[in-house]
RNA sequence: ACCAUUGUUUUCUAGGGUUCCGCGACAAAUUGUGUGUCGGACAGGUCCGAGAGAAGACGCACAGCUUCGCCGCUGUGUCCACGGAGGGAUAAAAGCCCGGGAGGA
Numbered sequence: 001a002c003c004a005u006u007g008u009u010u011u012c013u014a015g016g017g018u019u020c021c022g023c024g025a026c027a028a029a030u031u032g033u034g035u036g037u038c039g040g041a042c043a044g045g046u047c048c049g050a051g052a053g054a055a056g057a058c059g060c061a062c063a064g065c066u067u068c069g070c071c072g073c074u075g076u077g078u079c080c081a082c083g084g085a086g087g088g089a090u091a092a093a094a095g096c097c098c099g100g101g102a103g104g105a
Stems, first nucleotide, its partner, number of pairs: 007058006015048002020045002022042001023039005059078007080100001082103001086098003
């Protein structure tokens, strides 16, 4: 200097805001138990959610067993990882996306 690989996805969590529900405040109406406005410095539900968080499934690589061979089964491995500002989407925001980026070591 060059080439290949270090993968995909599900559930959950850290975290996130406020469309909906709930809760709260205010107001009108009147007996119907519903309506309207406002509030996320409302520890909640729905919802979003990690490259560098967790667990699992699949995939892949290697080894062994079986087999004429293929298929199949079992095991091991799937490493490392400091990181702005700013911008973007969604109702809105975020450890989401830009991004294993810029930068740093």